Background: Predicted 3D model of a 127-nucleotide RNA (FMN riboswitch aptamer (RFN element)) from uncultured Acetatifactor sp. Lineage of the source: Bacteria > Bacillota > Lachnospirales > Lachnospiraceae > Acetatifactor. Its mean pLDDT, the model's own confidence on a scale to 100, is 83. The RNAcentral record of the sequence draws on MGnify. Of the family's consensus pairs, 100% are formed in the model.
RNA sequence: UUCUUCAGGGUUGGGUGCAAUUCCCUACUGGCGGUAAAGUCCGCGACCCUUAAGGAGCGACGUUAGCUUCUUAAGGCUGACUCGGUGAAACUCCGGGACCAACAGUAAAGUCUGGAUGAAAGAAGAA
Numbered sequence: 001u002u003c004u005u006c007a008g009g010g011u012u013g014g015g016u017g018c019a020a021u022u023c024c025c026u027a028c029u030g031g032c033g034g035u036a037a038a039g040u041c042c043g044c045g046a047c048c049c050u051u052a053a054g055g056a057g058c059g060a061c062g063u064u065a066g067c068u069u070c071u072u073a074a075g076g077c078u079g080a081c082u083c084g085g086u087g088a089a090a091c092u093c094c095g096g097g098a099c100c101a102a103c104a105g106u107a108a109a110g111u112c113u114g115g116a117u118g119a120a121a122g123a124a125g126a127a
Stems, first nucleotide, its partner, number of pairs: 001127006013025003027111002029101002031044004039099002048076011081097005103114003
């Protein structure tokens, strides 16, 4: 450098209601790299948004504008922690108590359904 494979988990039990795995009580889950072993530190990915270039389609047609979608590049956005103990070293371990979780749909969703049999940080292997 090329190719192949892999690469996200979770609503238990109850309450209200015409209707909620969405509300309330309770329960449950934790991507990748770094570092004393991390959902909360540092960094990255994903989702979402903008711009530029290119492809396809729609539309109008003298031509352009405009709209939809895909690819690539650049940029933006992007949640949440403390106390005690051990130790040379831990916001990472042990103990206690907290907190957080894109968009669309639907009775208001981290857990259901959907974009997604997708993409990807990265991991392993082969040449």